[in-house]
RNAcentral holds the sequence, with entries from ENA. This is a predicted structure of a 72-nucleotide RNA (transfer RNA) from Ferruginibacter lapsinanis. RNAcentral records the identical sequence in 7 taxa. The prediction has a mean pLDDT of 84. Rfam family: tRNA. About the family: Transfer RNA (tRNA) molecules are approximately 80 nucleotides in length.
């Protein structure tokens, strides 16, 4: 330099056009004499950045950034 794959909650990851979810973690409460465990409720996201297409973009297109793999 060229070609892929990924970037979404604190962490690990779903979701591939119609206002984004799970598990674990966190907060409060219940249960216990007190822990552990269990149960209930809740908070937390400018979906890597910027443009384009569209009535509407996390999703499609392009560029860039970043991580990683391959080729040279």
């Nucleotide at each position: 330099g060229c070609c892929g794959u990924g970037g979404u909650a604190g962490c690990u990851c779903a979701g591939g056009g119609g206002u984004a979810g799970a598990g674990c973690a966190c907060u409060u409460c219940c249960u216990u004499g007190g822990u552990a465990g269990g149960g209930a409720a809740g908070g937390g996201g400018u979906c890597g950045u910027g443009a384009g297409u569209u009535c509407g973009a996390u999703u499609c297109u392009c560029a860039c950034c970043u991580a990683u793999g391959g080729c040279u």